[in-house]
RNA sequence: GCUCACGUGGCUCAGUGGUAGAGCACUCCCUUGGUAAGGGAGAGGUCACGGGUUCAAUUCCCGUCGUGAGCU
Repeated sequence: GCUCACGUGGCUCAGUGGUAGAGCACUCCCUUGGUAAGGGAGAGGUCACGGGUUCAAUUCCCGUCGUGAGCU
C1' cells in the first nucleotide's frame, strides 16, 4: 500500500428496516444466627463518528476513525 471482518450498558455478546435485549457485574429487598448459594425488583445505552436512502435506520448505501486478520 491492497483486501476482508468487526465497532450495541462496566465486561462478553444477541438483535439484519417498525418500542434495544440476554448472561455476568452493580444497587435494593426476601431467605440465613452470619456468609455463600438461591429468589424478586431496579438502575445503567446519544447502537464509534458524519452524511445519504426510506413514512420509519442499530439494521441498507457512502465516507471518516478505531481494532483485528490476510496479502505484498